[in-house]
Record summary:
This is a predicted structure of a 64-nucleotide RNA (Fluoride riboswitch aptamer (crcB RNA motif)) from a Deltaproteobacteria bacterium. Model confidence (mean pLDDT): 75 of 100.
RNA sequence: CAUAUUAACGGCGAUGGAGUUCGCCAUAAGCGCUUGCUGACAAGCUGAUGACUCCUGCUCUUCA
Repeated sequence: CAUAUUAACGGCGAUGGAGUUCGCCAUAAGCGCUUGCUGACAAGCUGAUGACUCCUGCUCUUCA
C1' cells in the first nucleotide's frame, strides 16, 4: 500500500425533521461547484432529498 473475513451496535451520503429504499464506512465513509492566483486567499453559483414522499424554512408568480 492492496485484498479478504468475523462480531455487535452504529456512523455517513455539501443546510432542518420524519417514513421508505439504495449505496458506502468503521485503518473510515463524509466535508458541493466555478473563476482568478505559485499558494494562502478572494469573488461568484445551484440545491433543504443519495433517491422518492411528506412537513418546516427560504425564493418567485397569481388570487382573496